[in-house]
RNA sequence: GAGUUUGAUCCUGGCUCAGAACGAACGCUGGCGGCGUGCCUAAUACAUGCAAGUCGAACGAGAAUAUGUAGCAAUACAUUAGUAAAGUGGCAGACGGGUGAGUAAUACAUAGAUAAUCUACCUCCAAGAUGGGGACAACCUUCCGAAAGGAGGGCUAAUACCGAAUGAGACCACAGUAUCUACGGAUACAGGGGUCAAAGGUGGCCUCUACUUGUAAGCUAUCGCUUGGAGAUGAGUUUAUGCACCAUUAGCCUGUUGGUAGGGUAACGGCCUACCAAAGCUAUGAUGGUUAACUGAUCUGAGAGGAUGGUCAGCCACAUUGGGACUGAGACACUGCCCAGACUCCUACGGGAGGCUGCAGUCGAGAAUCUUGGGCAAUGCCCGCAAGGGUGACCCAGCGACGCCGCGUGGAGGAAGAAGGCCCUUGGGUUGUAAACUCCUUUUCGGGAAGAAGAAGGGGGGCGCAAGCUCUCUUGACGGUACUCCCGGAAUAAGCCACGGCUAACUACGUGCCAGCAGCCGCGGUAAUACGUAGGCAGCGAGCGUUGUUCGGAAUUACUGGGCGUAAAGAGUGUGUAGGCGGUGUUCCCAGUCUGUUGUGAAAUCCCUCGGCUUAACCGGGGAACUGCGUCUGAUACUGGAUGGCUUGAGUGUGGGAGAGGGAUGCGGAAUUCCAGGUGUAGCGGUGAAAUGCGUAGAUAUCUGGAGGAACACCGGUGGCGAAGGCGGCAUCCUGGACCACAACUGACGCUGAGUGAGCGAAAGCCAGGGGAGCAAACGGGAUUAGAUACCCCGGUAGUCCCGGCCCUAAACGAUGAAUGCUUGGUGUGACGGGUAUCGAUCCCUGUCGUGCCGAAGCUAACGCAUUAAGCAUUCCGCCUGGGGAGUACGGUCGCAAGGCUGAAACUCAAAGGAAUUGACGGGGGCCCGCACAAGCGGUGGAGCAUGUGGUUCAAUUCGACGCAACGCGAAGAACCUUACCUGGGCUCGAAGCGCAGUGGACCGGGGUAGAAAUAUCCCUUUUCGCAAGAACCGCUGCGGAGGUGCUGCAUGGCCGUCGUCAGCUCGUGUCGUGAGAUGUUGGGUUAAGUCCCGCAACGAGCGCAACCCUUACCUCUAGUUGCCAGCGAGUCAAGUCGGGAACUCUAGAGGGACUGCCCGGGUUAACCGGGAGGAAGGUGGGGAUGAUGUCAAGUCCUCAUGGCCCUUAUGUCCAGGGCUACACACGUGCUACAAUGGGCGAUACAAACCGUUGCAAAGUCGCGAGAUGGAGCUAAUCGGAGAAAGUCGUCCUCAGUUCGGAUUGUAGUCUGCAACUCGACUACAUGAAGGUGGAAUCGCUAGUAAUCGUGUAUCAGAACGAUACGGUGAAUACGUUCCCGGGCCUUGCACACAC
Repeated sequence: GAGUUUGAUCCUGGCUCAGAACGAACGCUGGCGGCGUGCCUAAUACAUGCAAGUCGAACGAGAAUAUGUAGCAAUACAUUAGUAAAGUGGCAGACGGGUGAGUAAUACAUAGAUAAUCUACCUCCAAGAUGGGGACAACCUUCCGAAAGGAGGGCUAAUACCGAAUGAGACCACAGUAUCUACGGAUACAGGGGUCAAAGGUGGCCUCUACUUGUAAGCUAUCGCUUGGAGAUGAGUUUAUGCACCAUUAGCCUGUUGGUAGGGUAACGGCCUACCAAAGCUAUGAUGGUUAACUGAUCUGAGAGGAUGGUCAGCCACAUUGGGACUGAGACACUGCCCAGACUCCUACGGGAGGCUGCAGUCGAGAAUCUUGGGCAAUGCCCGCAAGGGUGACCCAGCGACGCCGCGUGGAGGAAGAAGGCCCUUGGGUUGUAAACUCCUUUUCGGGAAGAAGAAGGGGGGCGCAAGCUCUCUUGACGGUACUCCCGGAAUAAGCCACGGCUAACUACGUGCCAGCAGCCGCGGUAAUACGUAGGCAGCGAGCGUUGUUCGGAAUUACUGGGCGUAAAGAGUGUGUAGGCGGUGUUCCCAGUCUGUUGUGAAAUCCCUCGGCUUAACCGGGGAACUGCGUCUGAUACUGGAUGGCUUGAGUGUGGGAGAGGGAUGCGGAAUUCCAGGUGUAGCGGUGAAAUGCGUAGAUAUCUGGAGGAACACCGGUGGCGAAGGCGGCAUCCUGGACCACAACUGACGCUGAGUGAGCGAAAGCCAGGGGAGCAAACGGGAUUAGAUACCCCGGUAGUCCCGGCCCUAAACGAUGAAUGCUUGGUGUGACGGGUAUCGAUCCCUGUCGUGCCGAAGCUAACGCAUUAAGCAUUCCGCCUGGGGAGUACGGUCGCAAGGCUGAAACUCAAAGGAAUUGACGGGGGCCCGCACAAGCGGUGGAGCAUGUGGUUCAAUUCGACGCAACGCGAAGAACCUUACCUGGGCUCGAAGCGCAGUGGACCGGGGUAGAAAUAUCCCUUUUCGCAAGAACCGCUGCGGAGGUGCUGCAUGGCCGUCGUCAGCUCGUGUCGUGAGAUGUUGGGUUAAGUCCCGCAACGAGCGCAACCCUUACCUCUAGUUGCCAGCGAGUCAAGUCGGGAACUCUAGAGGGACUGCCCGGGUUAACCGGGAGGAAGGUGGGGAUGAUGUCAAGUCCUCAUGGCCCUUAUGUCCAGGGCUACACACGUGCUACAAUGGGCGAUACAAACCGUUGCAAAGUCGCGAGAUGGAGCUAAUCGGAGAAAGUCGUCCUCAGUUCGGAUUGUAGUCUGCAACUCGACUACAUGAAGGUGGAAUCGCUAGUAAUCGUGUAUCAGAACGAUACGGUGAAUACGUUCCCGGGCCUUGCACACAC
């Protein structure tokens, strides 16, 4: 920096990721080289080899084998050889090498002290080294033992051992002087006394001495030896500071703390002992527990920090476990000794041997870590005079991509953009200059040639006193390696991971919440860029990913650098200890602080620079740095310390008034209840409604008297008091605090306050004793309820009250710790003052303290806070660090108990949370509307039938539609067809269409046979155009491909339903807000309306509303046939029938008309509303069309279109028959009724709209009728359908299952049609079912509406009680908006947002 809590936002907050690193491991892959690095686990156990020896110039003794000579041979001699091996002795073995078990301090780091110490070998200085003695190994011998080993006896040497001599400036004691001092002592100087040494070896020489050449006891050189001093090095001891976690470890200690004396040590010391004293350590964390070697440094980080301590280096500790000492300069000793334990091995069972945490190596453990290599050539160490010997230290090599670094796997050209792969909209794109191909190069690779540095030393010779110089000979494990050259040939060499976001990189197929992925969020349920594979692409590259760990990001423990009103977090409250912090002036000190100086801070590392390996890694030289600690010196502002002052902080004093502040005692009245008595009678009480309960044994009500307990109406107030909890009738006594005024006194006496101590601390609860009126957990009863362990009611015990003792917690809240100072204002109120005015009450101005409200700056995530801060600062305390688990468990402590205080972890989630925003929702509120309710009228629900649906049935009963918004819906019309379903029979380029190729000549038409038909087959007839090539048409064959009412309406388009004809939905600019968003669109009015007006940080605009369109109501004009007929004429029984007319009706074109235009009133002089005039019509006149943004993954893949999937001799297609019409049942929508406002019969009047040539069909005739016949007329204001019906007039019926009702059934018919069996409509006769107005519930309708009456049309061969259109007759009611339902606006709450 990013992802992740939300619909979105800001914040808080956790989780996760991107980076770097590693002694790593795992998966896939693997060409080379250099430099590093490699048991982190079992400090488990170890076979085998090697890892510490050396010195003959300290000493004595001294082989074997082999060869040679001699000998017949045994054997002897010589050489091997004074060698090997061993012994005495010296030095080394305490180093080097390994490991990190133990150790929280006897460790380590840094800086000191040692005047409290030692130091072999080495260097320097001074001095010495005389003269003797006695042994023990080896060896020889005897013996024991299985062995390891051992015992006795005998011989012998030394630089082994022991006396003696000498001896100082050494040591010891004594006493003295000087200097220094840390007062303990130290140093220097001189004195006499005591104590204490030694070892020789080797080479050379012969001047002296001795003797036999020449030797040595002599001389000389060298290596040693002894004493002392000094140095260097190394070590011991000690001081200060630093150095992990746990307080759920708070007290620890008896040699413990100190002293005296002694012992011991190299040395101080309770290190040890005896005695004496009773100390010592500890909240600045003792003691205990857990973990751990420490450091230089390493990793990370901007830094501060955090984590780590492998390799390298310093120090410590350990060496099978535990203990112990010996030797030694040095050890309590890795490859020494003794004892004990465990383990392993040998054994003759008696007894012995061993210690890889040395180098290799083995077993084992484990995710995991190498060769039983070469060499002492170099560097170093030990021994030696030296040569030299030893050295698994070390130098090299080997193994491992374990890490870092470097190189390569080719370079240049090369478009027919090849083939192949993948994708595709089929055009192409991509892989891709990539390949092929051409030219070139050779790092690497293979072969060959040549071939290092690392070597200095050392031996020998010469010169030199010596150091050294010089000549010469010789020394390399690595290694015939590095490096160089020649030849050959692109030849030998690329993978891993990722591709949803974070995070660079996308498509196809497979799969179908499966298989799987996943670091977090999350992908996968049939179109997965997230799984698997492929192609492509991204990243890194001999590696790449994963896992683990550390730091970072994380300001997520915050010193740098966080917080605590509501997100986690202020302790319930005061008092007060330690501690922290602290007003003002002077003088002094200089601890903190600051300056300078100097020592140290090992080397390596890091950084800079220069250099060496071809480069780099790596290595070397130099510098800087190591932020630290110490010494010395200086400064004195600040902090601190000391001294002596000041008054403003704090306190005291004097004078006032306020107050439910606290404690104790007493008193009072109202009310409830109870008791007694009186009056009085049937109820009372209680609830939403009731019941339990009380009451005729007299309640309730009412009056009088009495008893008892508890609480104190009104005043009473965001009024008062108190630290908080809390405190309320009145009076008295005792008592705390605050405030105001004055400015007399003290002189910083202050603030905060861990732990602990001691206090206070509502209610409930506990213990003991009282008290008990009312109220009331528990409990009983009655209700409510599905239940009701509740809410409501009737009772009722603890308790509530008092005294004493506990408990110690609360949303103990202002969810806001205490103190001090500073910072614009306004307005109330309580207490006390001051000033002014006034006669005065009182008002006004003002000071201090308290208590409220509103608001500026500022702060805050926002809400909000705002002189009573959550502002600006200081001091001190408490507390927080994701949610859950959990304030739980364990431990401790307090409590009589209940329980309190303290207070985790495992595990689990990716959130939990705060504030604010927009919606939705509420049995929240306000305003408003709608046949929403109400007021009415008529229905449905009951009957029969029709029709649709569910269910059931069936071979099939095709499919879809399911609350409103499916159910007389798709379907404006299933006998066949339709038809999609079922059964059976057929076809397969197919029933229809297009293209290509081949083939044939027809096609059409007529007829026959089989069959249920489709179909099969037979007969008759038969080509056209063109000169030709060929073409047209048709049939057949093959191909490209047809076809699908198969699936997915949750992949879609289009169309449509619904909220809803509800009044809403948005945008631009501006403004406000960190932001989501808000404003506008809210508010006051008004409207059918976001309609309009006014106001307003908004101003405008868009889609909706309205209007424009159609129709209807009135009028005018134009036109007058098929319509009309007033006037004129003709004419009939009658008739616009005729002449004629153009007035009227009507028809259908064009116009007019209505706009709150006018008047009155109301209203804001507004919008608008109420009333009125005029008018055919009045306030959108009535009706229609018109449906905003969006909601319902609403409906439709079976209208159509369409992605994907599926079928292809079938899920396609043809045909016949059947089914969609089934029927115990349930529901919806209708029709007809149940009758007299009716039914039957007779007579009679008045419509509108629509339809008609595949048609409507008249008159006439026949039939009871359906209908038949007939065919005039009509392409329609002309003819026809066509008779309107209710109505009106008259008559019968008279309340019945009827002269109501018509179902059902029988018979006979009519019509349509190829065909009415399944399965049509209608007619006639006969039959005459249920049904007497319909439970709960529920629907429609506000005027030409409901209701009622008939008429037409679409579909259609036929088949409406459905749909749709038309007119006739023609009501009732609306007080009103409380309630039900739906909707709109504002507001409020919210833990909802797939939104109740």

Predicted 3D model of a 1396-nucleotide RNA (small-subunit ribosomal RNA) from an uncultured bacterium. Its Rfam family is "Bacterial small subunit ribosomal RNA". Gene Ontology terms of the family: structural constituent of ribosome and ribosome. RNAcentral holds the sequence, with entries from ENA and SILVA.